About this RNA:
Small-subunit ribosomal RNA, 5' domain from an uncultured bacterium, 572 nucleotides, folded computationally. It was read from a public genome assembly. The coordinates come from a structure-prediction model, not an experiment, and the mean pLDDT is 82. It matches the Rfam family "Bacterial small subunit ribosomal RNA".
Context: one part of a larger RNA
RNA sequence: GGAUUAACGCUGGCGGCAUGCCUAAGACAUGCAAGUCGUACGAGGUGGCCCAUUGAGAUUGGAAUGAAGUUGGAGAGCUUGCUCAAAAACGGAAUGAAGAAGGAUUUGGAUUCUCCACCGAGUGGCGGACGGGUGAGUAACACGUGGGAAUCUACCUUUAAGUUGGGGACAACAGUUGGAAACGAUUGCUAAUACCGAAUGUGGUAGUAAUACUAAAGAAGCCUUUAAAGCUUCGCUUAAAGAUGAGCCUGCGGCGUAUUAGCUUGUUGGUGAGGUAAUGGCUUACCAAGGCGACGAUGCGUAGCCGGACUGAGAGGUUAAACGGCCACACUGGGACUGAGACACGGCCCAGACUCCUACGGGAGACAGCAGUUAGGAAUAUUCGGCAAUGGGGGAAACCCUGACCGAGCAAUGCCGCGUGUGCGAUGAAGGUCCUCUGGAUUGUAAAGCACUUUUAUUAAGGAAGAACUGUAUGUAUAGGAAAUGAUACAUGCUUGACGGUACUUUUUGAAUAAGCCCCGGCUAACUACGUGCCAGCAGCCGCGGUAAUACGUAGGGGGCGAGCGUUAUCC
Repeated sequence: GGAUUAACGCUGGCGGCAUGCCUAAGACAUGCAAGUCGUACGAGGUGGCCCAUUGAGAUUGGAAUGAAGUUGGAGAGCUUGCUCAAAAACGGAAUGAAGAAGGAUUUGGAUUCUCCACCGAGUGGCGGACGGGUGAGUAACACGUGGGAAUCUACCUUUAAGUUGGGGACAACAGUUGGAAACGAUUGCUAAUACCGAAUGUGGUAGUAAUACUAAAGAAGCCUUUAAAGCUUCGCUUAAAGAUGAGCCUGCGGCGUAUUAGCUUGUUGGUGAGGUAAUGGCUUACCAAGGCGACGAUGCGUAGCCGGACUGAGAGGUUAAACGGCCACACUGGGACUGAGACACGGCCCAGACUCCUACGGGAGACAGCAGUUAGGAAUAUUCGGCAAUGGGGGAAACCCUGACCGAGCAAUGCCGCGUGUGCGAUGAAGGUCCUCUGGAUUGUAAAGCACUUUUAUUAAGGAAGAACUGUAUGUAUAGGAAAUGAUACAUGCUUGACGGUACUUUUUGAAUAAGCCCCGGCUAACUACGUGCCAGCAGCCGCGGUAAUACGUAGGGGGCGAGCGUUAUCC
């Protein structure tokens, strides 16, 4: 000099973009963070549909009233030929009663069946293995990079074939019943894309072959008088291939200590067996006695690794915040279950520590998710808005869920940008400071004054992009089909914005609303006066201070940086 997830001191106008518990992987109140599907299924409830009653707005309707205007001319005025003008007739503006259809709504009933919509439990499916957090452990095939063979892969894509015919249960529910609760027990009924046989075998597995074994599930819509059959879409089963993801083996690479020198018995290798998706001492029985090590084994200490980041001319050194990849962990330790995938952060079981409830018999819990609390600490934010966008889960879809995410809030924590005015202005004003003191120097074009400008601020208006979709209505086209649904593509209209009345634009007012911090002995840019008198104090190093201190304190002046400036800490 550069850098920082910084902190502290003084100061502080605005905006954009980032970043924000480095300490206690300490403990956590509260809310939310993973659900969804009724086009898999049965039952239940509510409402509609139904009956009676009530009858709103808008629409229609047009009884009645009947304006302007036209004709008319009783009559009136006088300027005697002009003006005003009642009755009556026509005209039809406007107001608009009864009624009509319609049915919002109110009340009561019915709810036996069918139909429609919704609701919350239950069975079932898919997802809760992603996304999000943290870095405790780990010196290891954990990571990086290169190679390998003995493997699996839900959803997705492609291809081939199939989807036949049966059965018995269990929830929910009802009854009885235990318990303070958490949660159960028992009897009975019931559906399915839940479960189990049978059939078939394109294929697959085993086998040299004969042969043996091996699967499935339906739902919605269309057509049809109905049924059957058929068609469309979404599923289901078997097999093959792909894609994606994952497991395994291995060469090389990246740390400190020898004041750690020997380590090892499933240890090293073989055979048989078991186990796994798969190789393998992975496990086991037997056999052999090997294997590693000064090219540092073993032990101990420390540590997540990398892309990167910082620094440096580079070589190198340091680091592992944010963002991205991999790994590990989820109160501590252990275990398996389910599943394509976990030995599973918001699943299960056991043990332990802790907290809470209890009727003392027994139960509940896990923020290293987002906020927030407490503790620790020099130190680190809101118990915010929204699913509008991007992405994810479920669903045929509408849609639902999403503290991922997108946004807003707080903090000069950082980077970048802008502003705090501009020009002219000498009686070089007053005041301050200094001196060789009737005077001069400096502050200083600085101020005042004059003339401008209006970024920002303020006033008043307008006001985005981010929106593409999806859905719906209408229409067109394409392929297939007997046809119709349906599928795909396109066009047009309508529909979707948290941020946000934000950004931005125009406009009103007016220099108006906005400057500090550190330093001035040398290194190192910048000097005088007073006070103090080895005192008080300063200090990064050298060193200053004991009566003329450019080094302490104050003032004037000056230098540097500037919404920051210094100090401390750490790295190069």